Predicted 3D model of a 74-nucleotide RNA (c-di-GMP-I-GGC riboswitch aptamer) from Desulforhopalus singaporensis.
It was read from a public genome assembly, where an Rfam model found it.
Of the family's consensus pairs, 95% are formed in the model.
Its mean pLDDT, the model's own confidence on a scale to 100, is 84.
It matches the Rfam family "c-di-GMP-I-GGC riboswitch aptamer". Gene Ontology term of the family: cyclic-di-GMP binding.

[in-house]
RNA sequence: ACAGAUAAAGCCAAACCUGCCGCAAGGCAGGGACGGAAAGCCACGGGUCAUGACCGAUAGCCGAGCUGCCUGAA
Repeated sequence: ACAGAUAAAGCCAAACCUGCCGCAAGGCAGGGACGGAAAGCCACGGGUCAUGACCGAUAGCCGAGCUGCCUGAA
């Protein structure tokens, strides 16, 4: 390179509850764990969501790009 185990070190944290922000989708913080091997970053392509429309939201929908821990293996 490659692989991700009923293992191991550490990490993240869905639903739900509380508070704050936002017209909304949703975001942030605390609690909480359904899950995750990039559930780290990034709205570039597609999707979805929101809006009368614009501005937007979503990386825990998929792909592209950038970076990275542990273990196995070499």